The prediction has a mean pLDDT of 84.
Glycine riboswitch aptamer from a Chloroflexota bacterium, 113 nucleotides, folded computationally.
Of the family's consensus pairs, 91% are formed in the model.
NCBI's taxonomy places the organism under Bacteria, Bacillati, Chloroflexota.
RNA sequence: AACGUAACUUGGGGAGAGUCCGAGAAUUGCUUGGCUUUUUUCGGCACCGAAGGGGCAAGCCGUACCCUGGCCGGUACGGUGAAACUCUCAGGUAAAAGGACCCAAGUUACGAU
Numbered sequence: 001a002a003c004g005u006a007a008c009u010u011g012g013g014g015a016g017a018g019u020c021c022g023a024g025a026a027u028u029g030c031u032u033g034g035c036u037u038u039u040u041u042c043g044g045c046a047c048c049g050a051a052g053g054g055g056c057a058a059g060c061c062g063u064a065c066c067c068u069g070g071c072c073g074g075u076a077c078g079g080u081g082a083a084a085c086u087c088u089c090a091g092g093u094a095a096a097a098g099g100a101c102c103c104a105a106g107u108u109a110c111g112a113u
Base pairs, nucleotide, nucleotide: 003111004110005109006108007107008106009105010104011103012102013101018045020044021043022042023041024040025039026038029035030034046093047092048091052089053087054086055085059080060079061078062077063076064075065074066073
């Protein structure tokens, strides 16, 4: 120097599901009493899964018991144990923002002298 891994930065791509209903406050416009625009607070039902978070299969490990001369094996309990699976706590359900993950460039560290 090149390569690989991890973290970080920048840029690009990036799904799903209600612009739901009701009440209050402020606010825009209008046609005197109601409609309407936007914001916000509270309540309700329905949904999504790709910020984050929770859960576990095989396997492995340990303990006890069963079998055996012994190994092997079997059973029960406990531990460890992944996700894009699952839960739906959080978050989200027009746009914007966010967004797991992917790509590119760069920086640092390690592989490794």